A computed fold for a 95-nucleotide RNA from a soil metagenome, annotated as SAM riboswitch aptamer (S box leader).
[in-house]
RNA sequence: UCUUAUCGAGAGUGGUGGAGGGAUCGGCCCGACGAAGCCCGGCAACCCGUUCAGGCGGGUGCCAAAUCCGACUCGCGAACGCGAGAAAGAUGAGA
Numbered sequence: 001u002c003u004u005a006u007c008g009a010g011a012g013u014g015g016u017g018g019a020g021g022g023a024u025c026g027g028c029c030c031g032a033c034g035a036a037g038c039c040c041g042g043c044a045a046c047c048c049g050u051u052c053a054g055g056c057g058g059g060u061g062c063c064a065a066a067u068c069c070g071a072c073u074c075g076c077g078a079a080c081g082c083g084a085g086a087a088a089g090a091u092g093a094g095a
Base pairs, nucleotide, nucleotide: 001095002094003093004092005091006090007089012040014039015038016037020030021029022028024071025070026069027068041063042062043061045060046059047058048057049056050055067088072085073084074083075082076081
C1' cells in the first nucleotide's frame, strides 16, 4: 500500500508523572478535584491453540463522550436541523 470484517457493548476513587489530551481541520469537550507517558490493574472484539461445550491459555487491541459531532453527496425542511450513504480514521486477519 491492497483486500476484508468490525467500530451505540465492556473495562480503575491504584502508583508514578507534572500540562497537556480527544488522528487531521472546524466545533465542542476532558484536564491542578491532576492531561500525556510509564507501571500495575481491568475489559473481551479479532486471530491462534485447547476443550464435546461452557471455558482456559497465548498474540494483537482497548479502558470519557456513537469513531465525541461535523467535513463530501443525496433526501426532507423557510431556517435551526433530521435521516441515509460515502470519504477519512482506528483495530484485527490476510496479501

Model confidence (mean pLDDT): 84 of 100. The model forms 97% of the base pairs in the Rfam consensus.